[in-house]
Context: one part of a larger RNA
RNA sequence: AGCAUAGGGUGAAUGCCUAGGCACCAGAAGGCGAAGAAGGACGUGAUAAGCUGCGAUAAGCUGCGGUGAGGCGCAAAUAGCCAUCGACCCGCAGAUUUCCGAAUGGGGGAACCCACCUGAGGUAAAUGCUCAGGUACUGUUGCAUGAAUCCAUAGUGCAACAGGGCGAGACGUGGGGAACUGAAACAUCUAAGUACCCACAGGAAAAGAAAUCAACCGAGAUUCCGUAAGUAGUGGCGAGCGAAAGCGGAAGAGCCCAAACCGAGCUAUAGCAAUAUAGUUGGGGGUUGUGGACCAGCAUAAUGAUUCUACGAGCUUAGCAGAAGUAAGCAGGAAAGCUUAUACCAAAGAGGGUAAAAGUCCCGUAUGCGAAAAGUAAGUAGACAGGCUGGGAUCCAGAGUACCACGAGGCACGUGAAACCUUGUGGGAAGCAGGGAGGACCACCUUCCAAGGCUAAAUACUAACUGGUGACCGAUAGUGGAGCAGUACCGUGAGGGAAAGGUGAAAAGAACCCCGGGAGGGGAGUGAAAGAGAACCUGAAACCCUAUGUUU
Numbered sequence: 001a002g003c004a005u006a007g008g009g010u011g012a013a014u015g016c017c018u019a020g021g022c023a024c025c026a027g028a029a030g031g032c033g034a035a036g037a038a039g040g041a042c043g044u045g046a047u048a049a050g051c052u053g054c055g056a057u058a059a060g061c062u063g064c065g066g067u068g069a070g071g072c073g074c075a076a077a078u079a080g081c082c083a084u085c086g087a088c089c090c091g092c093a094g095a096u097u098u099c100c101g102a103a104u105g106g107g108g109g110a111a112c113c114c115a116c117c118u119g120a121g122g123u124a125a126a127u128g129c130u131c132a133g134g135u136a137c138u139g140u141u142g143c144a145u146g147a148a149u150c151c152a153u154a155g156u157g158c159a160a161c162a163g164g165g166c167g168a169g170a171c172g173u174g175g176g177g178a179a180c181u182g183a184a185a186c187a188u189c190u191a192a193g194u195a196c197c198c199a200c201a202g203g204a205a206a207a208g209a210a211a212u213c214a215a216c217c218g219a220g221a222u223u224c225c226g227u228a229a230g231u232a233g234u235g236g237c238g239a240g241c242g243a244a245a246g247c248g249g250a251a252g253a254g255c256c257c258a259a260a261c262c263g264a265g266c267u268a269u270a271g272c273a274a275u276a277u278a279g280u281u282g283g284g285g286g287u288u289g290u291g292g293a294c295c296a297g298c299a300u301a302a303u304g305a306u307u308c309u310a311c312g313a314g315c316u317u318a319g320c321a322g323a324a325g326u327a328a329g330c331a332g333g334a335a336a337g338c339u340u341a342u343a344c345c346a347a348a349g350a351g352g353g354u355a356a357a358a359g360u361c362c363c364g365u366a367u368g369c370g371a372a373a374a375g376u377a378a379g380u381a382g383a384c385a386g387g388c389u390g391g392g393a394u395c396c397a398g399a400g401u402a403c404c405a406c407g408a409g410g411c412a413c414g415u416g417a418a419a420c421c422u423u424g425u426g427g428g429a430a431g432c433a434g435g436g437a438g439g440a441c442c443a444c445c446u447u448c449c450a451a452g453g454c455u456a457a458a459u460a461c462u463a464a465c466u467g468g469u470g471a472c473c474g475a476u477a478g479u480g481g482a483g484c485a486g487u488a489c490c491g492u493g494a495g496g497g498a499a500a501g502g503u504g505a506a507a508a509g510a511a512c513c514c515c516g517g518g519a520g521g522g523g524a525g526u527g528a529a530a531g532a533g534a535a536c537c538u539g540a541a542a543c544c545c546u547a548u549g550u551u552u
Stems, first nucleotide, its partner, number of pairs: 001551009015537001016502002020473002022470006029462002031166002039100003042055003046078001050074002061094006070082003105114003115135007137163009171202001172200005182189001186236001212219002223250005233241002254454003257398001261284002264281007289432001290397004294391005303385002307383005314376004319369003325342006343360002345349001351363003403427008413439001434449005489496002509536001512523004
């Protein structure tokens, strides 16, 4: 030195565990903000570094409910306090809420600097000082004022109201809008109206009551799902892209203006005036494929998604009640285990805990009950809205619109035979004896009524809240994060981004003695165990050491 065996050290795998995650389901909710948010800075405790809470009223103040014996957070200990005259704790509603931050009096290198106006305190009086309130910008409305320029307008001033910012890297609508890639290269095409950027909104949004489809039969707003169907089509007819009607379901709801006409106010013109004409404002009326106005007649109700007012069951935000087993023995540190004896409850034998494995020990569970206050809300009542028939002379029925040409975009549809929808440029109707559509275009036929607006549900999503479930993970897994983690640390910055769980049933966490400067150890003691001693459950291997054997 090798090998073997044994015993140790180191080391952390493995096993067991779970305080944390992951996914999904259901309910509820879907916002907060100039009444100053989200997020922070700095403070705040008897002692106080951090976290948590709170804000100069500062681990808190007030009221109203709940609960009922202890309490002064994590977090020990001391001191000092509070509490059946109800503390602490839980819920609801208030008060306070420094400074920064949209940040908004001006400035600024966030948490700082410097002002003005009004009022109050203070003073004999005043300044300084202190306190309270106000002073940003934009839009809308109103009032006042008011140039060039006579009237006026622009502008200016004041007041009232609103907006601004944040979030959930989600869902929605709109405005912009790639490339890699695929086409086995690449240019039309594809990727894709995707990613990304911007604006705006809601709890959903968008769409929506036919100028729609259909096909000679008919349907009857929109949205979503299934099917039709990878069909019809489209396509360097390549790669690819890719419907609709119809049918079956979910849901179901329809309405309001503009105009004609009526009467009223105001302005202008004409006029002595009455009045007439024109314009304008708000009110009534009216809303459809034939209707309405108008004229004549009848009726005063059925009904009403949404709106307003009042009431409002129930639900949510604290809680409450809640059945039933003992005895002996066994091994054990410990009984809930085993044995013996004899029970009991069950609308409760879900689950968790208790020194091990408990229906009857504890918390609970089944079931039943509960709100001063706040929120939500089915519904009820009222307000309000809201008719029918006939006539067919006259009037009305959305214009730089429809449509056409050229240029584009959208439609599954790449210019094609290319309809339909949108519109940049130019042209430019009819007007009910009217107009659009039915995939060039024409005729016939059918069908609908554009150029104004609103509309619940079925649909999409889940940051936060509550409950539940898992052939989901179990500390190199599961979130990056089970522990004070978006921390430490890295980077000028955008940004990147860890490691780190387990004594024991209970601290009973080792008084005292000995060696030692200490660290550490040996006794003693606790404990079932200390080879559970805090570098703490189990404690593999690599690696190191010791002893013995053996080989060289």

Notes
A computed fold for a 552-nucleotide part of an RNA from Acetivibrio straminisolvens JCM 21531, annotated as large-subunit ribosomal RNA, domain I. The coordinates come from a structure-prediction model, not an experiment, and the mean pLDDT is 84. The sequence was found in a public genome assembly.